[in-house]
The RNA shown here (c-di-GMP-I riboswitch aptamer) has 86 nucleotides and comes from a Pseudomonadota bacterium.
RNA sequence: CCUCGAUAAAGGCAAACCUACGGAGACGUAGGGACGCAAAGCCAGUCGCCCUCCCGCCACGCGCGAAGGGUCGGACAGCUGCCGAA
Numbered sequence: 001c002c003u004c005g006a007u008a009a010a011g012g013c014a015a016a017c018c019u020a021c022g023g024a025g026a027c028g029u030a031g032g033g034a035c036g037c038a039a040a041g042c043c044a045g046u047c048g049c050c051c052u053c054c055c056g057c058c059a060c061g062c063g064c065g066a067a068g069g070g071u072c073g074g075a076c077a078g079c080u081g082c083c084g085a086a
Stems, first nucleotide, its partner, number of pairs: 004084002012037002017032006035073001041079002045076003048071005055065003
């Protein structure tokens, strides 16, 4: 240094749920809270999943399409990074 990841050390993040605010919604932000996490740091490029205000169609439906959006704590790719036992 690479692989790897301790019942190590120092520190970090924060699911569900609650409150407030924003959003049509998925969901986001802040505070509380910890199920978990060695990239649970960044990134929506690919696949997946989720949403449907507006628009078009319509058999008028819990529908279809187009377009857009959300999720990186679903997976992969990319970028960056703390510690060091075996």
Overview:
Its Rfam family is "c-di-GMP-I riboswitch aptamer". Rfam describes the family as follows. GEMM was predicted in a large-scale screen for bacterial structured RNA regulatory elements. Model confidence (mean pLDDT): 87 of 100. The organism belongs to Pseudomonadota, within Bacteria.